Guanidine-I riboswitch aptamer from uncultured Pseudolabrys sp., 102 nucleotides, folded computationally.
The coordinates come from a structure-prediction model, not an experiment, and the mean pLDDT is 87.
It matches the Rfam family "Guanidine-I riboswitch aptamer". About the family: This family represents a conserved RNA structure found upstream of the ykkC and yxkD genes in Bacillus subtilis and related genes in other bacteria. The function of this family is unclear although it has been suggested that it may function to switch on efflux pumps and detoxification systems in response to harmful environmental molecules.
[in-house]
RNA sequence: UUGGCGGCUAGGGUUCCGGUCCCCGCGUGGGACGUCAGGUCCGAGAGCCGCCGCCUGGGCCAUAGUCAGCCCGGGUGCACGGCGGGACAAAAGCCCGGGAGA
Numbered sequence: 001u002u003g004g005c006g007g008c009u010a011g012g013g014u015u016c017c018g019g020u021c022c023c024c025g026c027g028u029g030g031g032a033c034g035u036c037a038g039g040u041c042c043g044a045g046a047g048c049c050g051c052c053g054c055c056u057g058g059g060c061c062a063u064a065g066u067c068a069g070c071c072c073g074g075g076u077g078c079a080c081g082g083c084g085g086g087a088c089a090a091a092a093g094c095c096c097g098g099g100a101g102a
Stems, first nucleotide, its partner, number of pairs: 003052006011042002016039002018036001019033005053076008078098001080101001084096003
């Protein structure tokens, strides 16, 4: 030093939509409910996929030889983890955090 971005999922709540129930002046209405399997939405260091970056083997081009560039491969390890706090409407495997601790 061991990276970045995007998509998805586990998961999450309830701002909006929808749903259920209630109210009423019956409308483009109001209220409650996420203990409502849904849509929007949030969403993984230790989950998945893709792209990029980086490292690297070989080849192409080129040369006296390199560098640069391109192509085909390989690598990018390991990873148990509170309490508590934070944001958005709110919560969470999000952030504090590969934290404290083990």